[in-house]
This is a predicted structure of a 549-nucleotide part of an RNA (large-subunit ribosomal RNA, domain I) from Haloplasma contractile SSD-17B.
Context: one part of a larger RNA
RNA sequence: AGCGCACGGUGAAUGCCUAGGCACUAGGAGCCGAAGAAGGACGCGACGAACGGCGAAACGCCUCGGAGAGCAGUAAGUAAGCGACGACCCGGGGAUAUCCGAAUGGGGAAACCCACUAGUGGUCAUACACUAGUACCGAUGUGUGAAUACAUAGCACAUCAGGAGGCAGACCCAGGGAACUGAAACAUCUAAGUACCUGGAGGAAGAGAAAGAAAAAUCGAUUCCCGGAGUAGCGGCGAGCGAAAAGGGAAAAGCCCAAACCAGAGCAAUCUGGGGUUGUAGGACCUUCAACAAAUGAGAAAAAGGUCAUAUUAUAGACGAAUUACCUGGGAAGGUAAACCAAAGACGGUGACAGUCCGGUAGUUGAAAUAAUAUGAACUCUAGAAGGGAUCCUGAGUACGAUCGGACACGAGAAAUCCGGUCGGAAUCUGCGAGGACCAUCUCGCAAGGCUAAAUACUACCUAGUGACCGAUAGUGAACCAGUACCGUGAGGGAAAGGUGAAAAGAACCCCGGAAGGGGAGUGAAAGAGAACCUGAAACCGUGUGCUU
Numbered sequence: 001a002g003c004g005c006a007c008g009g010u011g012a013a014u015g016c017c018u019a020g021g022c023a024c025u026a027g028g029a030g031c032c033g034a035a036g037a038a039g040g041a042c043g044c045g046a047c048g049a050a051c052g053g054c055g056a057a058a059c060g061c062c063u064c065g066g067a068g069a070g071c072a073g074u075a076a077g078u079a080a081g082c083g084a085c086g087a088c089c090c091g092g093g094g095a096u097a098u099c100c101g102a103a104u105g106g107g108g109a110a111a112c113c114c115a116c117u118a119g120u121g122g123u124c125a126u127a128c129a130c131u132a133g134u135a136c137c138g139a140u141g142u143g144u145g146a147a148u149a150c151a152u153a154g155c156a157c158a159u160c161a162g163g164a165g166g167c168a169g170a171c172c173c174a175g176g177g178a179a180c181u182g183a184a185a186c187a188u189c190u191a192a193g194u195a196c197c198u199g200g201a202g203g204a205a206g207a208g209a210a211a212g213a214a215a216a217a218u219c220g221a222u223u224c225c226c227g228g229a230g231u232a233g234c235g236g237c238g239a240g241c242g243a244a245a246a247g248g249g250a251a252a253a254g255c256c257c258a259a260a261c262c263a264g265a266g267c268a269a270u271c272u273g274g275g276g277u278u279g280u281a282g283g284a285c286c287u288u289c290a291a292c293a294a295a296u297g298a299g300a301a302a303a304a305g306g307u308c309a310u311a312u313u314a315u316a317g318a319c320g321a322a323u324u325a326c327c328u329g330g331g332a333a334g335g336u337a338a339a340c341c342a343a344a345g346a347c348g349g350u351g352a353c354a355g356u357c358c359g360g361u362a363g364u365u366g367a368a369a370u371a372a373u374a375u376g377a378a379c380u381c382u383a384g385a386a387g388g389g390a391u392c393c394u395g396a397g398u399a400c401g402a403u404c405g406g407a408c409a410c411g412a413g414a415a416a417u418c419c420g421g422u423c424g425g426a427a428u429c430u431g432c433g434a435g436g437a438c439c440a441u442c443u444c445g446c447a448a449g450g451c452u453a454a455a456u457a458c459u460a461c462c463u464a465g466u467g468a469c470c471g472a473u474a475g476u477g478a479a480c481c482a483g484u485a486c487c488g489u490g491a492g493g494g495a496a497a498g499g500u501g502a503a504a505a506g507a508a509c510c511c512c513g514g515a516a517g518g519g520g521a522g523u524g525a526a527a528g529a530g531a532a533c534c535u536g537a538a539a540c541c542g543u544g545u546g547c548u549u
Stems, first nucleotide, its partner, number of pairs: 001548009015534001016499002020470002022467007029459002031166002039100003042055003046078002050074002052059001061094006070082002105114003115134007136163002138160007171202001172200005182189001186236001212219002223250004233241002254451003257395001261274005279429001281394004285388005297381003307377009317365003323338005339356002341345001347359003400424008410436001431446005486493002506533001509520004
């Protein structure tokens, strides 16, 4: 030195565990903000820093309920205290709520600086301090008021729970809008109206009561699912793109203006009220009949908001069955024996595995206060019928055409339909549009105004639960004081790090040592569980010993 054997050190794998994650289910909730949000800065405790809580009224204040013996956050320790005159704790309502931040008196390098007006305190007087107000835009009202006579613009003031800003990296609508890629290259095409940017909103959004679908004398707003169907089609007919109706379901709900005409405001323009709202055309208008107020309907909207009562639910809670002995053991929930409850044998804990030990569970029950929902009441809202067919009305720079684009599954195509730019530009019920060029017949509908619940999409958040999900190199980046430490001028990037024990019983005292560390002693079932703490593999490093050289 090598190869073995034995025993160690180091090291952290593995096993076991779970405080944290992940994915879902059901229900709820789906917004907050100038009455100052979200998010922060700085403070507040007897005692350093931090986290959490709170705001100069600062580990808290008031009040109403619950609960019932201890409290004094994490967090030990000391101090000073509080509590049956009910503390601490839990829930409802309220008060306070520094400074920054939309930040809004002006400024500003956020958490700072400097004002004005009115009032109060203060001073002999200044000073100083405190309280309230003072941004912009919009709407409404009032006053004032140019060029320019009336006027208008402008300006000033007052009022307003008006707007602004945040967010849930989700869902929705709209305005803009790529490329990689695919086509085995690439240009039309595709990716894709996707990603991304912007605006707007709601708990959903959008759509929506036929100028529809269709082709049977059919249906009857919209939305979503199944289906039709990878069909009909579109397509360098390449790659690819890709319907609709029918049929079956979910859910169902319908309404209001403009106009004609009438009335009022001196007339008019116009406004307000009445009237009226559709396609088997309707309405105005005229005639006749009915009627003077009523439901059986509705109150999300149409068609204003709230009030009261009751019930239910939510936000604290309460009651809640039934087992003992012996054995092993450090410890019984294990074993043995004999019992019991069960509308409760979910789950968690307890010194090993507990229906009957604890918390709970099934079941039953509960609210002073606030909120939501439902029902009811009052209240409120809504309706004439028939006939006539002369006149009037029924959404105009609209429909439509040309041209150029875009959207439609549809790439200009035979290209209807829908939307837009430019240029032209109707008809008026004997009217107009559509049925995929166009024309005729036929059929269906009535554009150029508006509102509308449900079925549908999503989940930051709350409650309860589930898992052939993970188990610390996994699962969130983050089980731990993590978006931290650290890196970067910045945008931004971004970790590592869990486990003593049932209980600290966390090792008094003695010895070596400056200490670290160790040896005794003691605790404990175990200290080879000693805080560098469960288990403790391998690499790696040793000690002893056998063999070989």

The organism belongs to Haloplasma contractile, within Bacteria. Its Rfam family is "Bacterial large subunit ribosomal RNA". The RNAcentral record of the full RNA draws on Rfam.